About this RNA: Predicted 3D model of an 89-nucleotide RNA (c-di-GMP-I riboswitch aptamer) from Texcoconibacillus texcoconensis. The model forms 95% of the base pairs in the Rfam consensus. The sequence was found by an Rfam model in a public genome assembly. Rfam family: c-di-GMP-I riboswitch aptamer. On this family, see Weinberg et al., Nucleic Acids Res 2007: "Identification of 22 candidate structured RNAs in bacteria using the CMfinder comparative genomics pipeline". Rfam describes the family as follows. GEMM was predicted in a large-scale screen for bacterial structured RNA regulatory elements.
[in-house]
RNA sequence: UAAUGAUAACGGCAAACUAUUCGAAAGGGUAGGACGCAAAGCCUAGGGUCUACGGUUUUCAAGAAAACUAUGAUCGCCUGGUUGCCAAA
Numbered sequence: 001u002a003a004u005g006a007u008a009a010c011g012g013c014a015a016a017c018u019a020u021u022c023g024a025a026a027g028g029g030u031a032g033g034a035c036g037c038a039a040a041g042c043c044u045a046g047g048g049u050c051u052a053c054g055g056u057u058u059u060c061a062a063g064a065a066a067a068c069u070a071u072g073a074u075c076g077c078c079u080g081g082u083u084g085c086c087a088a089a
Stems, first nucleotide, its partner, number of pairs: 004087002012037002017032006035076001041082003045079003048074003054069006
């Protein structure tokens, strides 16, 4: 240095839920709160999953309904890239 990760040490992050806020929604932000996490730090690059404002099509009681579709979301879904603390075996 790399791989690796323990009954090690200093620490870090923060699920569900609650309050509030943004958003059409999925979901995000902030505060509280801890389920857990050795990258649960960062990046949508390849997939998966979620939503359907908008768009297209169909039906019909003519106003609605249904289906499809990300440009949206998820890095605490996986793979990949990249950066980082400590050190037993």
The source organism's lineage runs through Bacteria, Bacilli, Caryophanales, Bacillaceae and Texcoconibacillus.